[in-house]
């Protein structure tokens, strides 16, 4: 140099056939439950979907250009 896969909440990944308010599960904070903790229950907060443009009535999702992480050829 080509060509492929990943990037999404603090962490670990699902969504990626364009459409309803972007979710689990750790974690975290509060409460409840206990004599205190853990353990259990309930609720709550955290995301410009890695970045920048395009296309669209509508992009985490199509394209295009970047950037970082592994792989393959050479």
């Nucleotide at each position: 140099g080509c060509c492929c896969c990943u990037g999404u909440a603090a962490c670990u990944c699902a969504g990626c056939u364009g459409g309803a308010u972007a979710g689990a599960g750790u974690g975290u904070c509060a409460g409840c439950c206990u004599u205190c903790u853990a353990a259990g229950c309930u609720g709550a907060a955290a995301g410009u979907c890695g970045c920048a443009g395009g296309u669209u009535c509508g992009a985490a999702u199509c394209c295009u250009g970047u950037c970082a992480g592994g792989g393959g050829c050479a």